[in-house]
């Protein structure tokens, strides 16, 4: 040089102008100033967790998820290590990898015959030979079949859920042999109302954003993560801001946008950088 494998970044920059949102000041108001304003996926809403409410004698039966071994974590189906295996010349990348000495089931093609042992040949028998095929009688092979094993799993879900303020009008229908909650059924236990039509209300505050928080050192750790120390202050709306335009410069620029918050996973995309490796050529 060309061809790849892994990881990590970034997400058009600056400069004006004019608009929107929260907070803070200032002002009678009007505005004004000052700060702060989306993403690496905010996105699917898949997992798994905080965190609110309802439940929380017990006990059997279903369901549902996890799966080599060891580690990390709040937790996880996620993440690191390694062991086996398959794939690749490597670098590496993939695994739904417990268990067919409990019991059902299946077992393509080929083979007489796929789980009853049977068939062919030689043999008096016991018995030895025999080709298909992944497996031919041996405690066959599949559990990306039932199942068995071993852990784990209460429901609703920020419209959760909590005040404060306006306002209503009341019927009806079942009902102790019910009816409600207890995940799903059964027993059992708790409790006494349940559901349907009418009718009001739909403003305000809180939950709400300082958190398993980012950013740099240092120590442990193969890593994943851990511990400690310094620093930083980083959207919080409620019909829902976070934009529009002109300059000047590049490599001309995607997917796309918060909605209780946090760890994953998965997709979905433009251009470009680093750095660390394999492998093949070619010159020194």
């Nucleotide at each position: 040089c060309g061809a790849g494998c892994a990881g990590g970044c970034c997400a058009g920059a600056c400069g004006g102008u004019c608009g929107c949102g929260g907070c803070g000041g200032c002002g009678c108001a009007a505005g004004c100033c000052g700060u702060c304003g989306a993403g690496g996926a905010a996105a699917g809403u898949c997992c798994g967790g905080a965190c609110u409410c309802c439940a929380c004698a017990g006990g059997g039966c279903a369901c549902c998820u996890u799966a080599g071994c060891g580690g990390g974590u709040a937790a996880c189906a996620c993440c690191c290590g390694u062991c086996c295996g398959c794939c690749g010349u490597g670098a590496g990348g993939c695994g739904a990898g417990g268990a067919c000495c409990a019991g059902c089931g299946c077992c393509a093609c080929a083979g007489u015959g796929a789980c009853g042992a049977a068939c062919c040949g030689c043999g008096c028998a016991a018995g030895c030979g025999g080709g298909u095929g992944a497996a031919a009688c041996g405690c066959g092979g599949c559990a990306a079949g039932c199942u068995c094993u071993a852990a784990g799993g209460g429901g609703a879900g920020c419209a959760a859920g909590a005040u404060c303020a306006c306002g209503c009008a009341g019927g009806g229908a079942c009902g102790a042999u019910g009816g409600c909650g207890u995940g799903g059924c059964c027993c059992g236990c708790g409790c006494c109302g349940u559901c349907c039509c009418g009718g009001g209300u739909a403003g305000a505050u809180c939950g709400c954003u300082a958190g398993a928080g980012g950013c740099g050192g240092g120590c442990g750790g193969c890593a994943a993560c851990g511990c400690u120390c310094g620093u930083c202050g980083c959207a919080g709306a409620g019909a829902g801001a976070u934009g529009a335009c002109c300059g000047u410069c590049c490599u001309c620029g995607a997917c796309c946008g918060a909605a209780u918050c946090c760890g994953g996973c998965u997709u979905a995309c433009u251009g470009g950088c680093c750095u660390g490796c394999u492998c093949g050529g070619a010159c020194u």
The RNA shown here (Bacterial RNase P class A) has 284 nucleotides and comes from a Candidatus Limnocylindria bacterium.
Its mean pLDDT, the model's own confidence on a scale to 100, is 76.
The model forms 98% of the base pairs in the Rfam consensus.
It matches the Rfam family "Bacterial RNase P class A". It is annotated as a ribozyme.